[in-house]
RNA sequence: CAUGACUUAAAUAACUUUACUCAUAUAAUAGCAGGGAUAAGGCUUGCGAGUUUCUACCGAUUUACCAUAAAUAAAUCGACUAUGGGUGAAGCAUGAUUAACG
Numbered sequence: 001c002a003u004g005a006c007u008u009a010a011a012u013a014a015c016u017u018u019a020c021u022c023a024u025a026u027a028a029u030a031g032c033a034g035g036g037a038u039a040a041g042g043c044u045u046g047c048g049a050g051u052u053u054c055u056a057c058c059g060a061u062u063u064a065c066c067a068u069a070a071a072u073a074a075a076u077c078g079a080c081u082a083u084g085g086g087u088g089a090a091g092c093a094u095g096a097u098u099a100a101c102g
Base pairs, nucleotide, nucleotide: 007100008099009098010097012095015091016090017089018088019087020086021085022084023083024082025081026056029049031047032046033045034044035043041066042065050057058078059077060076061075062074063073064072
């Protein structure tokens, strides 16, 4: 200087999956039509809207209101889904890489 088998030591990026968490979307919301109940009641089916967005669009409780009619209203609590960030775990890894040795 070249080479880099075997062995030893160090180290673990990116990516994938997953858990938690933060942010954005959407307010788990609102409109229309059909059916349905009636103060021990206030429900249900469908259509379309809402998102640089797939899916979803419910549940429980409390209060008010409606004097028997066809219409409900407000509040509180609880998710999933999509995208991005942060942290952890697993896989990739019998590995890439670095150093020593030969």
Predicted 3D model of a 102-nucleotide RNA (Purine riboswitch aptamer) from Solibacillus sp. R5-41. Taxonomically the source falls in Solibacillus (Bacteria, Bacillati, Bacilli, Caryophanaceae).